[in-house]
Order: sequence, then C1' cells, then structure tokens
RNA sequence: CUUAUCAAGAGCGACUGAGGGACAGGCCCUGUGACGUCCGGCAACCUGCAAUAUGUAAGGUGCCAAAUCCUGCGGUAUUACCGAAAGAUGAG
Repeated sequence: CUUAUCAAGAGCGACUGAGGGACAGGCCCUGUGACGUCCGGCAACCUGCAAUAUGUAAGGUGCCAAAUCCUGCGGUAUUACCGAAAGAUGAG
C1' cells in the first nucleotide's frame, strides 16, 4: 500500500504502582488498584482436521470495561439510519 472484518465472546487471580480509554470534544474506568507483565480465558483472521455451509483444534498473530464508548465529514431526517473518513486486527 491492497483486501476482509469490527453491536457477540473472554478471572472474585498474582506482581507492579498512576494513569488510561488511538487523536479532538464529551462521557467514562481507575489506591474497592488504572496501564503493563505473568498465568488463565475468548475464538477474529491465517493454519490443521473434517465434506460446501458449518463444526472442531488452539499452532501463528490477535483480543479479554462501556457498539471501534459516543460524536467528529456527507446524505436523508422528529428520533435515528445509511455511506465515507480515521483507527484496530488478520492476510498478501
């Protein structure tokens, strides 16, 4: 850079110690320990096994507060919905 997906799922644990939720605005979670690491778990993509759908395994990454937390640009519109943009993850 291209492409697919993003409204489901995942601990009452241990160690640390102050921030974090991509960015902006909000609104949230946090010493009743955030973030991170380990163990544990989930199963999105690839891979393996089956026979297409689907199921299964958990090997490689990934993920485990809140719809990608909501909005951010445009359209329609009472709400809201749709399409992008941006971001995240996998594969090439």